[in-house]
RNA sequence: GCCGGGAAUGGUGGCGCAUUCCUGUAAUCCAGCUACUUGGAGGCUUGGGUUGUUGGACGGUUUGAGGACGGGAGCUCUGCUCUCGGAUGUACUGUGUCGAUCGGGUGUCCGCACUAAGCCUGGCAUCAAUAUGGCGUUCUCGUGGGAGCAUGAGACCUCCAGGUUGACUAAGGAGGGAAGCACAGGCUCAGGGGGGAAACCCAGCAGGCAAAAUUCCCCGUGUCACGCAGUAGUGGGAUCGCACCUGUGAAUGGACGUUCGUUGGUAGCCCGUCCGAUACAACUGAACACAGCCCUUA
Numbered sequence: 001g002c003c004g005g006g007a008a009u010g011g012u013g014g015c016g017c018a019u020u021c022c023u024g025u026a027a028u029c030c031a032g033c034u035a036c037u038u039g040g041a042g043g044c045u046u047g048g049g050u051u052g053u054u055g056g057a058c059g060g061u062u063u064g065a066g067g068a069c070g071g072g073a074g075c076u077c078u079g080c081u082c083u084c085g086g087a088u089g090u091a092c093u094g095u096g097u098c099g100a101u102c103g104g105g106u107g108u109c110c111g112c113a114c115u116a117a118g119c120c121u122g123g124c125a126u127c128a129a130u131a132u133g134g135c136g137u138u139c140u141c142g143u144g145g146g147a148g149c150a151u152g153a154g155a156c157c158u159c160c161a162g163g164u165u166g167a168c169u170a171a172g173g174a175g176g177g178a179a180g181c182a183c184a185g186g187c188u189c190a191g192g193g194g195g196g197a198a199a200c201c202c203a204g205c206a207g208g209c210a211a212a213a214u215u216c217c218c219c220g221u222g223u224c225a226c227g228c229a230g231u232a233g234u235g236g237g238a239u240c241g242c243a244c245c246u247g248u249g250a251a252u253g254g255a256c257g258u259u260c261g262u263u264g265g266u267a268g269c270c271c272g273u274c275c276g277a278u279a280c281a282a283c284u285g286a287a288c289a290c291a292g293c294c295c296u297u298a
Stems, first nucleotide, its partner, number of pairs: 001044003004023007013036001014033002028041003047295007058285005066275007077268005084261007092254004102247007109237002112235005118228002121225006127166004132161003136157001138155007173219001175218005186209003193202003
C1' cells in the first nucleotide's frame, strides 16, 4: 500500500453499513468508530490516479412518430359506422302450374243512406146515386065539429133499415158503443097549466126511453209520420288480417357477396392538457477488460 467496484433504493450528523441487480479477485471473518476523509482481527507484496476504447445489468436527458382526453368548428372531400331503398351474382336454400307474384270486387267494421216486409205509437181521413118500407120537422089544401080536435089528399127536407148499384175513392163497412145537454131534436111525459058540462084532448117542465135531430168514442179501412230490431235486399265509406268470387300466368322469400344512391353520427381541421423510444432515434452515465500517460515503492 492492497484485500473490491458499479447502478437503484434505504440508513447515518458523518463513516462503516443494509437490500436487489450486474460485474471481479488467490484473497476470509467480526461490527463498530464517536464529531473524525473514516473501526478491529487475519492475509498478501507493489499499489494508485488520470485520459481514452469497448461495454453487461440498470438507467438519465432531449426530441416526438404515434396515441389519449376536454373544448371549438364542421359534413364539401377522405376513412369508419348507422338508417332506408334500388340493381345484380350464386352447382346455396324454402315456397310455387295441386297456381307463386301482381291485382280487382264483396263480406266481416260504420251513431252511414235508401228500398221493402214485420212490430209499437200517434196525426188526418173514412163517397155518392136510386127503388121500397119507416122516423121526424115544416108547409099547402079538402071534409066534419060550439071548442080542444077528428079524418083525408099533397109538397119540400132530415134521418133509419135492409136491397140494387156507380164515368166514385187512397180508403169509404149498410159495424159496435156512449152522450143527447136550463131551453133552443124526438117519444113517453107524474105534478102543475090550458080547452071542455063531462068524456077526453092540447102544449109540455122534472124524470124515464132509443133503428131513425145532432155530437163523440172504439173497431175496421186508407194515408202520413216518428220509433224498434238476432229481418231481407241494394248502395256509400273504411279495409291490417281472414273468408268467398274473379283476372293474370312464373316467379318469389331467405342467406352470403358485389355495386349504386340516400339519412344521421364520428375522426381527419383549430386550441389546450397529458402519455409517449420495445418509434430498441439522438446524447449521456456505468462494473469488468484493454491501451496511453503520470505518481509511489516498505
This is a predicted structure of a 298-nucleotide RNA (Metazoan signal recognition particle RNA). The prediction has a mean pLDDT of 76. Its Rfam family is "Metazoan signal recognition particle RNA". About the family: The signal recognition particle (SRP) is a universally conserved ribonucleoprotein. It is involved in the co-translational targeting of proteins to membranes. The eukaryotic SRP consists of a 300-nucleotide 7S RNA and six proteins: SRPs 72, 68, 54, 19, 14, and 9. Archaeal SRP consists of a 7S RNA and homologues of the eukaryotic SRP19 and SRP54 proteins. It is annotated as a non-coding RNA gene.